A computed fold for a 74-nucleotide RNA from Candidatus Beckwithbacteria bacterium GW2011_GWC1_49_16, annotated as transfer RNA. Rfam family: tRNA. Rfam classes the family as a transfer RNA. RNAcentral holds the sequence, with entries from ENA. Model confidence (mean pLDDT): 81 of 100. The organism belongs to Candidatus Beckwithiibacteriota, within Bacteria.
[in-house]
RNA sequence: GGGCGCUUAGCUCAGUUGGUUAGAGCGCAGUCCUGAUAAGACUGAGGUCCAUGGUUCGAGUCCAUGAGCGCCCA
Numbered sequence: 001g002g003g004c005g006c007u008u009a010g011c012u013c014a015g016u017u018g019g020u021u022a023g024a025g026c027g028c029a030g031u032c033c034u035g036a037u038a039a040g041a042c043u044g045a046g047g048u049c050c051a052u053g054g055u056u057c058g059a060g061u062c063c064a065u066g067a068g069c070g071c072c073c074a
Stems, first nucleotide, its partner, number of pairs: 001073007010026004019057001028044005050066005
């Protein structure tokens, strides 16, 4: 330099062909349980979906550019 893939909650990841309110597990907080802890049950908080721009009535999802990370080729 060329090609490909990924970027969504603190972490690991889903999100099907653009439409319903953006989710799960772990973690965190609270309550219950216990003599107390762990385990267990229940409840809750936490996201401008990498950035900017565009398409569209409507974008996490499509397009362009940029950024970061990884793999392959040279």